The RNA shown here (transfer RNA) has 72 nucleotides and comes from Candidatus Ryanbacteria bacterium RIFCSPHIGHO2_01_FULL_45_22. The RNAcentral record of the sequence draws on ENA.
[in-house]
RNA sequence: GUCUCCAUAGCUCAACGGAUAGAGCGCAGGCCUCCGAAGCCUGAAAUCGAGGUUCGAGUCCCCGUGGAGACA
Numbered sequence: 001g002u003c004u005c006c007a008u009a010g011c012u013c014a015a016c017g018g019a020u021a022g023a024g025c026g027c028a029g030g031c032c033u034c035c036g037a038a039g040c041c042u043g044a045a046a047u048c049g050a051g052g053u054u055c056g057a058g059u060c061c062c063c064g065u066g067g068a069g070a071c072a
Stems, first nucleotide, its partner, number of pairs: 001071007010025004018055001027043005048064002051061002
């Protein structure tokens, strides 16, 4: 330099182009307990950036950014 793949909660991952973007772990609060752990209940928290297509985009297309890999 060229090509391919990836980017969603603090972390690890889901989500035929259509319901309020979900789950586990973690975090906060509550219940329980003499206290804590465990358990139960509740809650906060995310689509890398900018455009385009579409009635509708996390998903498709273009450009960029970051990461991984292959070739040179």
The organism belongs to Candidatus Ryaniibacteriota, within Bacteria.